[in-house]
Molecule: transfer RNA
Organism: Candidatus Limimonas egerieequi
RNA sequence: GCGGGUAUGGUUUAAUGGUAAAACAUCUGCCUUCCAAGCAGAUGACGCGGGUUCAAUUCCCACUAUCCGCU
Numbered sequence: 001g002c003g004g005g006u007a008u009g010g011u012u013u014a015a016u017g018g019u020a021a022a023a024c025a026u027c028u029g030c031c032u033u034c035c036a037a038g039c040a041g042a043u044g045a046c047g048c049g050g051g052u053u054c055a056a057u058u059c060c061c062a063c064u065a066u067c068c069g070c071u
Base pairs, nucleotide, nucleotide: 001070002069003068004067005066006065007064010024011023012022013021018054026042027041028040029039030038047063049061050060051059
């Protein structure tokens, strides 16, 4: 330099164009003499910028970061 993959709560993973799900973690409450465990609830996310579309995490382009391969 060229080609390809990936980017979603604090972490690990889902979501075939129709207002983002779950687990763990955090916080609150219940339970317990206390802690742990358990139960219930809450908070919190689509890498950045454009395009297509009535509507984009999803499709297209560029950029950034990271991984793999070629030279």